c-di-GMP-I riboswitch aptamer from a Gemmatimonadota bacterium, 80 nucleotides, folded computationally.
The organism belongs to Gemmatimonadota, within Bacteria.
It matches the Rfam family "c-di-GMP-I riboswitch aptamer". Its family is annotated with cyclic-di-GMP binding in the Gene Ontology.
It was read from a public genome assembly, where an Rfam model found it.
RNA sequence: AGCCCGUAGCGGCAAACCGUCGGUGACGGCGGGACGCAAAGCCAGGGGUCCCUCGGAAGAGGGAUGGCCCGGUUGCCGGG
Numbered sequence: 001a002g003c004c005c006g007u008a009g010c011g012g013c014a015a016a017c018c019g020u021c022g023g024u025g026a027c028g029g030c031g032g033g034a035c036g037c038a039a040a041g042c043c044a045g046g047g048g049u050c051c052c053u054c055g056g057a058a059g060a061g062g063g064a065u066g067g068c069c070c071g072g073u074u075g076c077c078g079g080g
Stems, first nucleotide, its partner, number of pairs: 003080004012037002017032006035067001041073003045070003048065007
């Protein structure tokens, strides 16, 4: 180096909610705020959930969610 682990330290991120902006909407940006997180960094590939449109239905198309799960990828520190 790599692999495994996450007790320590320095730190990091930021749920709900509030304000504001964008969006039909799910939701997202910014500010406040901390529920939590050892990848709660990044990626929409698979699944789930949510939104929009079409449809009598079955279903189809488009979008969102990475802090729902799986997966991919990159990284700090310490211990083994």